[in-house]
The part of an RNA shown here (small-subunit ribosomal RNA, 3' major domain) has 478 nucleotides and comes from Adansonia grandidieri.
Its Rfam family is "Bacterial small subunit ribosomal RNA". Rfam links the family to the GO terms ribosome and structural constituent of ribosome.
The RNAcentral record of the full RNA draws on SILVA.
Context: one part of a larger RNA
RNA sequence: UAACGGGGCCCGCACAAAUGGUGGAGCAUGUGAUUUAAUUCGAUGCAAAGCAAAAAACCUUACUAAGGCUUGACAUGUCACGAAUCCUCUUAAAAGAGAGGGGUGCCUUCGAGAACGUGGACACAGGUGAUGCAUGGCUGUCGUUAGCUUAUGCCAUAAGGUGUUAGGUUAAGUCCCACAAUGAGUGCAACCCUCAUGUUUAGUUGCCAUCGUUGAGUUUGGAAGCCUACGUAGACUGUCACCAGUGAUAAGCCAGAGGAAGGUGAGGAUGACAUCAAGUCAUCAUGCCCCUUAUGCCCUAGGCGACACACAUGCUACAAUGGAUGGGACAAAGGGUCACGAUCUCGUGAGAGUAAGCUAACUUCAAAGAUCCAUCUUCAGUUCAAGUUAUAGGCUGUAACUCACCUGCAUGAACCUGAAAUUGCUAGUAAUCGCCGGUCAGCCAUACGAUGAUGAAUUCGUUCCUGAGCCUUGUACA
Numbered sequence: 001u002a003a004c005g006g007g008g009c010c011c012g013c014a015c016a017a018a019u020g021g022u023g024g025a026g027c028a029u030g031u032g033a034u035u036u037a038a039u040u041c042g043a044u045g046c047a048a049a050g051c052a053a054a055a056a057a058c059c060u061u062a063c064u065a066a067g068g069c070u071u072g073a074c075a076u077g078u079c080a081c082g083a084a085u086c087c088u089c090u091u092a093a094a095a096g097a098g099a100g101g102g103g104u105g106c107c108u109u110c111g112a113g114a115a116c117g118u119g120g121a122c123a124c125a126g127g128u129g130a131u132g133c134a135u136g137g138c139u140g141u142c143g144u145u146a147g148c149u150u151a152u153g154c155c156a157u158a159a160g161g162u163g164u165u166a167g168g169u170u171a172a173g174u175c176c177c178a179c180a181a182u183g184a185g186u187g188c189a190a191c192c193c194u195c196a197u198g199u200u201u202a203g204u205u206g207c208c209a210u211c212g213u214u215g216a217g218u219u220u221g222g223a224a225g226c227c228u229a230c231g232u233a234g235a236c237u238g239u240c241a242c243c244a245g246u247g248a249u250a251a252g253c254c255a256g257a258g259g260a261a262g263g264u265g266a267g268g269a270u271g272a273c274a275u276c277a278a279g280u281c282a283u284c285a286u287g288c289c290c291c292u293u294a295u296g297c298c299c300u301a302g303g304c305g306a307c308a309c310a311c312a313u314g315c316u317a318c319a320a321u322g323g324a325u326g327g328g329a330c331a332a333a334g335g336g337u338c339a340c341g342a343u344c345u346c347g348u349g350a351g352a353g354u355a356a357g358c359u360a361a362c363u364u365c366a367a368a369g370a371u372c373c374a375u376c377u378u379c380a381g382u383u384c385a386a387g388u389u390a391u392a393g394g395c396u397g398u399a400a401c402u403c404a405c406c407u408g409c410a411u412g413a414a415c416c417u418g419a420a421a422u423u424g425c426u427a428g429u430a431a432u433c434g435c436c437g438g439u440c441a442g443c444c445a446u447a448c449g450a451u452g453a454u455g456a457a458u459u460c461g462u463u464c465c466u467g468a469g470c471c472u473u474g475u476a477c478a
Stems, first nucleotide, its partner, number of pairs: 001478001003475007011467002014462002019424004025316008034306001042051001063302003067298003072124001076123002078120005086101006106113001126291002129289001131287001135285002137280003140276001147186006153162003165178001167176002192268004197233003201229003207222003211217001236262001242256001245253002305444001318418001322377007334365003340357001344353003389410001391408004431454004436449002
């Protein structure tokens, strides 16, 4: 000096208070274990396990079995031949192998050349093979915690100390004040984006009025409001410039006024020095090692989807604050041309046929659902719950058996609120409710990411649990 133990101060959904869950049931997904020809690989306390994967039927695909290739699927160089694209046949599961036909382009100094194809020899290609404990880059974590350092000076024999400590204060090493320290850097804060208020400008495809329609605006007028989007003002504990109290007349704290917003206004982006030989050689790059008729490459089929069990994350429920039927309302954000698809017709339905519009403030996905009104149901394993199974269909796609999704009819399992334990959350939050997107032919999405609607309870406080920060003290540890 660091670490650890004790003490002091202090903070955080850490506890407490409140509320909703997980743990019990069924199912979905991931993991372990087991099985398998293969169940490809990685991730393993917090910080692995709806993770990499924002889509495993083929492809993807790295795995297995079988069939094939060996300058190779891909790159550069060299030589020879043929332009190339194209068509037909045989064989084959396909890859591939074999045979035949047609055809002559561009450019030209008439030698050749460019592009492409075939063949040969060799330099080489190739490797999702090993090592993340050889590495770069990227990432997680402590933690958005308030720390981490340095120059000069001073102190100490030195390692080192001081500054960075004390007294206050803050979300903050934030600021004030004192002081052998005085300055500085990096973090904090601010500068950036979104939301909340006013306002200038602008007025179409949006808005308002008028006219008109089955529906889509195709008429006319307006710029006040809404909305859109480029500016601008505004919030700073503030120059005597609103102000009571408290404090050291400071920094600040507390209360009010004004204000759309008040003390960081709310949210996001932003992540210091270091730590964990943390994660990744399978994004990529890369040292060294290894394979080179195979650990490379092509293809068909299977597997990644197995199933006694264990764990993790979720969805749906166990009902009356509910379920069912009918009717009436109210969003935001987003996507669309190999796309979204209105309207009309058919079908109980998934869907099918037809086809207008729209490269989108114009058209379309699109219907919001919880909610409200009316009626039925009356406490049951039920008009709860929906698994499972049988059957008939639909859609995507060469292809739906292994192994997709959706619909109709029938079937109607467990589950009556869940032990020990454990977890989220402080306000437009929790909880409840739908909607959209990416990936995508289709979809195993109940996931992930966004978006609005309805909308609570509680916080005495810091004794305890847990994890940080600062100071101090002890130590047989480094």